[in-house]
RNA sequence: AGGUGGGGUAGAGGUGCGGUGAGCUAAGAGUAGCAUCUGUGAGGGUGGGGACCCUGAUGAGCAGCUGUGAAAGGAGACACCGCCGAAAUCCCAUGCUCCCCCGGGCAUGUGAUUGGGCCGUCAGUGAAUAACUGCCGGACUGUCACCGCAUGUAUCCCCUGGCAGGCGGUGAAGAGCUAUCUCACAC
Repeated sequence: AGGUGGGGUAGAGGUGCGGUGAGCUAAGAGUAGCAUCUGUGAGGGUGGGGACCCUGAUGAGCAGCUGUGAAAGGAGACACCGCCGAAAUCCCAUGCUCCCCCGGGCAUGUGAUUGGGCCGUCAGUGAAUAACUGCCGGACUGUCACCGCAUGUAUCCCCUGGCAGGCGGUGAAGAGCUAUCUCACAC
């Protein structure tokens, strides 16, 4: 100078990932609801069941005409914030919540899978042709390894080798990669 292992710090991939917003915009939607009228006629109150209570022939519920008429979740732009297993999904566990159970919703934790974004079929959630999620497929892309090719590079020229990137091919996975600090071991 190099080697192996542990720990730390800082970075890269790019239509990169996620969060917040009493705000803005579109959609939700002329929908749900409410009211009058008409028809029907006994139940109705979330998806199913149960309990309790409320309500109903002074007309439930359903359907139609008319009038009036929302909101939530989700989305976009913008702004700010946290970041590069960013984050997402799944099993299990715990807590909260929907009156209780099933079934859902939210949060947290262990473990497992996925390098990344894009496009597409199918399935699920959804009002939706939006978006998200999952399996599968397709090309693209970043990193490293191995192989090959050409180029550049230390006073002038040539050769060899090293180094740096470039191109092509194959493969792998983020517990990765690059840089750097430190500890230990071995030589």